[in-house]
RNA sequence: CUCUUAUCCAGAGUGGCUGAGGGAUAGGCCCAAAGACGCCCGGCAACCCCCGGAAGGCGCAAGCCCGAAGGCACGGUGCCAACUCCUUCCCCGAUCUUCGGGGGGAGAUGAGAG
Numbered sequence: 001c002u003c004u005u006a007u008c009c010a011g012a013g014u015g016g017c018u019g020a021g022g023g024a025u026a027g028g029c030c031c032a033a034a035g036a037c038g039c040c041c042g043g044c045a046a047c048c049c050c051c052g053g054a055a056g057g058c059g060c061a062a063g064c065c066c067g068a069a070g071g072c073a074c075g076g077u078g079c080c081a082a083c084u085c086c087u088u089c090c091c092c093g094a095u096c097u098u099c100g101g102g103g104g105g106a107g108a109u110g111a112g113a114g
Stems, first nucleotide, its partner, number of pairs: 001114008013041001015040003021031003026087003042080003046077003050071002056065003084106001089103006
């Protein structure tokens, strides 16, 4: 980088350093010298790992398989403004400058494969 798959309405600082842009892209709308973004510390708990074992299946049995809720934060990632901040394309509905719902696309993150 590509492919497959799962998730994306929960959660997370009144700290330190720094000093100008930042929120992927486009349009919007926001955040930001009352200090954003980033880094450190701190924290959260989505996935993997680990603990746990409900329900179910097999078996005469001993037992075996599968494994939900919940927990953990040592380890591998991730995350800590706003629903992925909102929208872009299609469909449906309505009280139709707009609003609501569903799907798609794009993106992010994990796990697996190349």

The RNA shown here (SAM riboswitch aptamer (S box leader)) has 114 nucleotides and comes from a Dehalococcoidia bacterium. The sequence was found by an Rfam model in a public genome assembly.